[in-house]
RNA sequence: CCAGAGGGUCGGGCGGCCGCGGGUGCGCAAGCACGCGAGGAAAGUCCGGGCUCCACGGAACCACGGUGCCGGGUAACGCCCGGCGGGCCAGCUUGCUGGUUCAGGGAAAGUGCCACAGAGAGCAGACCGCCCACUGACCCCGGACUAAAUCCGGGGUUGAGGGCAAGGGUGAAAGGGUGCGGCAAGAGCGCACCGCGCGACGGGCAACCGAAGCGGCACGGCAAACCCCACCGGGAGCAAGACCGAAUAGGGGCGGCAUAUGGGCCUGGUUCCGGCCCGUCGCCCGGGUUGGUUGCUUGAGCGGCGGAGCAAUCCGUCGCCUAGAGGAAUGGUCGCACAUCGCGUUUCGGCGCGAGGACAGAACCCGGCUUAUAGACCCUCUGGCAAA
Numbered sequence: 001c002c003a004g005a006g007g008g009u010c011g012g013g014c015g016g017c018c019g020c021g022g023g024u025g026c027g028c029a030a031g032c033a034c035g036c037g038a039g040g041a042a043a044g045u046c047c048g049g050g051c052u053c054c055a056c057g058g059a060a061c062c063a064c065g066g067u068g069c070c071g072g073g074u075a076a077c078g079c080c081c082g083g084c085g086g087g088c089c090a091g092c093u094u095g096c097u098g099g100u101u102c103a104g105g106g107a108a109a110g111u112g113c114c115a116c117a118g119a120g121a122g123c124a125g126a127c128c129g130c131c132c133a134c135u136g137a138c139c140c141c142g143g144a145c146u147a148a149a150u151c152c153g154g155g156g157u158u159g160a161g162g163g164c165a166a167g168g169g170u171g172a173a174a175g176g177g178u179g180c181g182g183c184a185a186g187a188g189c190g191c192a193c194c195g196c197g198c199g200a201c202g203g204g205c206a207a208c209c210g211a212a213g214c215g216g217c218a219c220g221g222c223a224a225a226c227c228c229c230a231c232c233g234g235g236a237g238c239a240a241g242a243c244c245g246a247a248u249a250g251g252g253g254c255g256g257c258a259u260a261u262g263g264g265c266c267u268g269g270u271u272c273c274g275g276c277c278c279g280u281c282g283c284c285c286g287g288g289u290u291g292g293u294u295g296c297u298u299g300a301g302c303g304g305c306g307g308a309g310c311a312a313u314c315c316g317u318c319g320c321c322u323a324g325a326g327g328a329a330u331g332g333u334c335g336c337a338c339a340u341c342g343c344g345u346u347u348c349g350g351c352g353c354g355a356g357g358a359c360a361g362a363a364c365c366c367g368g369c370u371u372a373u374a375g376a377c378c379c380u381c382u383g384g385c386a387a388a
Stems, first nucleotide, its partner, number of pairs: 001384010013336006020037002023034004039359001043370002046368005051237004064233005069083005084104001085102008105228002110226002112222003127168002129164004136158009176194006195217001196215003201210003241294004251285007262278005301320008340355006
């Protein structure tokens, strides 16, 4: 210098003009002046809280949902930090170091599942194969006996019986591995080493680590299947909620006036008798709608310095105030340089012309996670090239 990985910061700058939304001041008003005005994710609404209303006497149990190695941090968390264990990768000093990843409690409480293939998939199994003795059948060789028949011995093929689990084969997975002995052939059947299980004792807050000794090996996998164990969990959300309250319409009360040959109700229908109610004006009361005010932004806040801690984080001190709208403002244009890209040119230093800022958009607030993001800068590491 180039390429890559991880982490962090920024993510357009300055000025002029015209606008937009809140605030403050002045002004009778029109308006003027000053000051403020998006993000690291404001996003997805996945997890945890604050706040508000509703429900609720306490405790236990059951059901449902969630979380799940250990310790720490935090208001809390499924988040973060540190550690442990397993898997993978790299390096070498070959059992250590570094990186990365894990829904990482329990499979000797119970139930269930293990497709296809395969003989056998869970108190396992025997297809090929290896071995054994037997009795048949057929063939070959030798002998009794020269030929046939018969008998005896050996070998081969085949059939039925039994033993084995080495080797082959199936599978994601087949009841430890290698070697020696052993055996008819084999087999933890015996032995050595490795692996595995239990484990006195020691270390560590713990997860866990080390380990004398014992055991021929049992106890396959799956709990992101049911389940078991431990812990946590009331519901809804700022359109939560609180306050003020117009016109019009409607409800109630009181008072004045009016009051029927009518209408409605009092029983499912009809008739009769009886009872109640109706209209208008004035005053008062209460509820709701439109609307207004509030909740509303000073907060688990941000920055500097110092201290504790491996770290997450915490403590002390100083300074700062940084949108608050209520369907939504934060924009447009011009100029100047800058990053970047394209084209042309070049004496390889540059120059000219053109394009031109990523993802995105607060809506009660906060802590996380996840997702999107052109480009620039810083730190650490890895590889390559060049120089000393």
Predicted 3D model of a 388-nucleotide RNA (Bacterial RNase P class A). The prediction has a mean pLDDT of 76. Rfam family: Bacterial RNase P class A. By type it is a ribozyme.